């Protein structure tokens, strides 16, 4: 420098135009236990990297920026 994908709760991830954005771990209360762990219910935590455009409607599709990452040279 170039062309390639990724970016969504604390962690890892999934959803590819109309849903309250959802699983697992982890947290947090509660039940159970003689306590711990384990097993159950239940809670909380997202302006979907950033700004702009399509649209009736964007997390989702387009651009451009940003971040790290892996390929080539």
């Nucleotide at each position: 420098a170039u062309a390639u994908a990724u970016g969504u709760a604390g962690c890892a991830c999934a959803g590819g135009g109309g849903a309250u954005a959802g699983c697992g771990c982890a947290c947090u209360g509660g039940a159970c236990u003689u306590c711990u762990a384990a097993u159950c219910c239940a809670g909380a935590g997202g302006c979907c990297g950033u700004g702009a455009g399509u649209u009736c409607g964007a997390a989702u599709c387009u651009c451009a920026c940003c971040a790290g990452g892996g390929a080539u040279g």
Annotation
This is a predicted structure of a 73-nucleotide RNA (transfer RNA) from Octopus vulgaris.